[in-house]
Context: one part of a larger RNA
RNA sequence: UGACGGGGGCCCGCACAAGCGGAGGAACAUGUGGUUUAAUUCGAUGAUACGCGAGGAACCUUACCUGGGCUUAAAUGUAGAGCGACAGAUUGUGAAAGCAGUCCUUCUUCGGAGACACAGAGACAGGUGGUGCAUGGUUGUCGUCAGCUCGUGUCGUGAGAUGUUGGGUUAAGUCCCGCAACGAGCGCAACCCCUACAGCCAGUUGCCAGCACGUAAAGGUGGGAACUCUGGCAGAACUGCCGUUGACAAAACGGAGGAAGGUGGGGAUGACGUCAAAUCAUCAUGCCCCUUAUGUCUUGGGCUACACACGUACUACAAUGGCCUGAACAGAGGGCAGCUACCAGGUGACUGGAUGCGAAUCUUUAAAAUCGGUCUCAGUUCGGAUCGGAGUCUGCAACUCGACUCCGUGAAGUCGGAUUCGCUAGUAAUCGCGCAUCAGCCAUGGCGCGGUGAAUACGUUCCCGGGCCUUGUACA
Numbered sequence: 001u002g003a004c005g006g007g008g009g010c011c012c013g014c015a016c017a018a019g020c021g022g023a024g025g026a027a028c029a030u031g032u033g034g035u036u037u038a039a040u041u042c043g044a045u046g047a048u049a050c051g052c053g054a055g056g057a058a059c060c061u062u063a064c065c066u067g068g069g070c071u072u073a074a075a076u077g078u079a080g081a082g083c084g085a086c087a088g089a090u091u092g093u094g095a096a097a098g099c100a101g102u103c104c105u106u107c108u109u110c111g112g113a114g115a116c117a118c119a120g121a122g123a124c125a126g127g128u129g130g131u132g133c134a135u136g137g138u139u140g141u142c143g144u145c146a147g148c149u150c151g152u153g154u155c156g157u158g159a160g161a162u163g164u165u166g167g168g169u170u171a172a173g174u175c176c177c178g179c180a181a182c183g184a185g186c187g188c189a190a191c192c193c194c195u196a197c198a199g200c201c202a203g204u205u206g207c208c209a210g211c212a213c214g215u216a217a218a219g220g221u222g223g224g225a226a227c228u229c230u231g232g233c234a235g236a237a238c239u240g241c242c243g244u245u246g247a248c249a250a251a252a253c254g255g256a257g258g259a260a261g262g263u264g265g266g267g268a269u270g271a272c273g274u275c276a277a278a279u280c281a282u283c284a285u286g287c288c289c290c291u292u293a294u295g296u297c298u299u300g301g302g303c304u305a306c307a308c309a310c311g312u313a314c315u316a317c318a319a320u321g322g323c324c325u326g327a328a329c330a331g332a333g334g335g336c337a338g339c340u341a342c343c344a345g346g347u348g349a350c351u352g353g354a355u356g357c358g359a360a361u362c363u364u365u366a367a368a369a370u371c372g373g374u375c376u377c378a379g380u381u382c383g384g385a386u387c388g389g390a391g392u393c394u395g396c397a398a399c400u401c402g403a404c405u406c407c408g409u410g411a412a413g414u415c416g417g418a419u420u421c422g423c424u425a426g427u428a429a430u431c432g433c434g435c436a437u438c439a440g441c442c443a444u445g446g447c448g449c450g451g452u453g454a455a456u457a458c459g460u461u462c463c464c465g466g467g468c469c470u471u472g473u474a475c476a
Base pairs, nucleotide, nucleotide: 001476002475003473004472005471007470008469009468010467011466012465013464015460016459019423020422021421022420023419026315029312030311031310032309033308034306035305042053043052064301065300067298068297069296070295076123078121082118084116088103089102090101091100092099093098106113107112126290127289129288130287131286135284136283137279138278139277140275142273147186148185149184150183151182152181153162154161155160166177167176168175192267193266194265195264197235199233200232201231202230203229207224208223211222212221213220238261241255242254243253244252245251317416321375322374323373324372326370333364334363335362338357339356342353343352344351345350382413387408388407389406390405391404392403393402429452430451431450432449433448434447435446
């Protein structure tokens, strides 16, 4: 100087407390461990692995296993020499890959030449083989915590100190005052994006107040530029104003005005560093290793196994509910190998026609809620697993191993031990919708979107993590 303390002081955080809803019990989905297996490819392992890499394993993917092949497929030269093609079409064999054949050639001065392919030679290629403890790059975490440092000066023999400590204050090393310090840098804040308010400009595909036409209804039509909206510009919030407190400071508290008030709400943004943290399987790369194989092609299988254990979700156990019926209200996205109105068929998944739209034009658009009816506390009109049968769709192909539909079947489960998780407001809870990946889909996942919409916070003694000062130390 640090680190540590079941030392002290001050302070903060859904850290506790106060609340609301969950997990831990059930069934199922998914990941992991273990076991099994010819193989169940590899990586991730307290917090910081376990719906993680994977934003989609039937083949492919695919790296694993079994069997069958190849020794060069994609790259680049080199030398000499042989052959005549290659591509394309086609035959046999085969599970395919491959192997064995058949047909077909450019220019020409007929000497030959050119490119290309094959065979063989030698350099090489190739490797998801090893090492993340040789590395780059990228990432997690402490932590969006308020810290981490430097120049000059001063102090100290020196390591170092000072500044950065102190008194206040703040979300903040934020600001003020003081001070042997004076300044500065990386962080904080602001500058960026979305959102909340009004104005100006612009009106098509969006809008429709007034006027006219028109309809079963409809901005459907003429027209309009007000309104909504779209999207560009400029504005608006700064403790700016008032009062009180305060050191006359910084600031705090209350108030006015205001759409918004003290960082308005949300996002992006992650200092010096820590964990030899993660990744050689995104990629790149040193060294080592393989080279008729650890390379490469291909069939089938496996990654989907199943006495078991754990994590994360989903659905429930019901009446604030289930079922039936009527009739409402979104936002954000997607669409041509696509989204599909409408019509017809089918109980339905869907099918056959047909039309518009590369889309503010066409299309895909809610569910909870609400109105009425029924069920009456039961393993039930709760719950839907499992199984049987019949189908639809995608795709060469649904046996291992897809999703969906209909009929039947109707397990467990009556609110979950110890323990444990999330959340402070348009949040939790609850309800549906969309997208990426994608032929299809094991999505109950991930990422977004809106609808309905709470309770509680006395407080900081305690648990956890962190910041500053100080103290002790057999630690560095």
The part of an RNA shown here (small-subunit ribosomal RNA, 3' major domain) has 476 nucleotides and comes from an uncultured bacterium.
Rfam family: Bacterial small subunit ribosomal RNA.